Predicted 3D model of a 93-nucleotide RNA (SAM riboswitch aptamer (S box leader)) from uncultured Sedimentibacter sp.
The prediction has a mean pLDDT of 84.
Its Rfam family is "SAM riboswitch aptamer (S box leader)". Rfam links the family to the GO term regulation of gene expression.
[in-house]
RNA sequence: UCAUCAAGAGUGACGGAGGGAACUGGCCCUAUGAAGUCCGGCAACCAAUUUAUAAUAUGGUGCUAACUCCAGCGGUUUUAUACCGGCAGAUGA
Numbered sequence: 001u002c003a004u005c006a007a008g009a010g011u012g013a014c015g016g017a018g019g020g021a022a023c024u025g026g027c028c029c030u031a032u033g034a035a036g037u038c039c040g041g042c043a044a045c046c047a048a049u050u051u052a053u054a055a056u057a058u059g060g061u062g063c064u065a066a067c068u069c070c071a072g073c074g075g076u077u078u079u080a081u082a083c084c085g086g087c088a089g090a091u092g093a
Base pairs, nucleotide, nucleotide: 001093002092003091004090005089010039012038013037014036018029019028020027023072024071025070026069040064041063042062045060046059047058048056049055050054068088073085074084075083076082
């Protein structure tokens, strides 16, 4: 810089108290077991292969509660709110 971010994925093992990026405010998850590691799984960005606008899932990543959990800035709208865009962030190339 470009693309994507509404779908999908475990009654497993170890582990032991935190976790949901950061700040603020919410709202949640968690001893019926958090983070992390392993295994399993999902997906199909890159490479590879093939019967080639696609398929496969072999290699390199990634992901595996909730829309990127929601809001924060701007616009339209409303009783409540909802929608769109932006900022920031994540992943890949």
RNAcentral holds the sequence, with entries from MGnify. NCBI's taxonomy places the organism under Bacteria, Bacillati, Bacillota, Tissierellia, Sedimentibacter.